[in-house]
This is a predicted structure of a 73-nucleotide RNA (transfer RNA) from Ruminococcaceae bacterium UBA3753. The coordinates come from a structure-prediction model, not an experiment, and the mean pLDDT is 82. It matches the Rfam family "tRNA". It is annotated as a transfer RNA.
RNA sequence: GGACGCUUAGCUCAGCUGGUAGAGUGCUCGCUUGACGUGCGAAAGGUCAUGGGUUCGAGUCCCUUAGUGUCCA
Numbered sequence: 001g002g003a004c005g006c007u008u009a010g011c012u013c014a015g016c017u018g019g020u021a022g023a024g025u026g027c028u029c030g031c032u033u034g035a036c037g038u039g040c041g042a043a044a045g046g047u048c049a050u051g052g053g054u055u056c057g058a059g060u061c062c063c064u065u066a067g068u069g070u071c072c073a
Stems, first nucleotide, its partner, number of pairs: 001072007010025004019056001028042004049065001051063003
């Protein structure tokens, strides 16, 4: 330099055919315990990497930029 992926909650990741963003884990609180842990319940936590475009409507489609991974040279 070229090709192909990835970027969504603190972390690991789903999200189907474009139609109100989710799970596990962690954090916080409560119950349980003599205490801790386990277990149970609840709550909080999101500019869907950036900037544009298409559309009535975009995490999803198109373009741009950035970061990152694999391969080729």